Notes
Predicted 3D model of a 75-nucleotide RNA (transfer RNA) from a Candidatus Bathyarchaeota archaeon. NCBI's taxonomy places the organism under Archaea, Thermoproteati, Candidatus Bathyarchaeota. The same sequence occurs in records of 2 taxa. Rfam family: tRNA. It is annotated as a transfer RNA.

RNA sequence: GGGCCCGUGGCUUAGCAUGGCUAAAGCGUCUGACUGAUAAUCAGAAGAUCGUGAGUUCAAAUCUCACCGGGCCCA
Numbered sequence: 001g002g003g004c005c006c007g008u009g010g011c012u013u014a015g016c017a018u019g020g021c022u023a024a025a026g027c028g029u030c031u032g033a034c035u036g037a038u039a040a041u042c043a044g045a046a047g048a049u050c051g052u053g054a055g056u057u058c059a060a061a062u063c064u065c066a067c068c069g070g071g072c073c074c075a
Base pairs, nucleotide, nucleotide: 001074002073003072004071005070006069007068010027011026012025013024020058029045030044031043032042033041051067052066053065054064055063
């Protein structure tokens, strides 16, 4: 220098090839119930606008471009 893949709540991951409703789940956290107390269990709550920016579109996590970070391959 060239090519490919990944980047979504604190953590792990789904959704993304076929754009459209409320961004979903598990773990964790907080509150309550239960218990003599803890754990487990049950109920509820908070928390991400989707790596950043721009573009296309009536509408973008989802398409396009650039850039940033990580990984792999070629030279």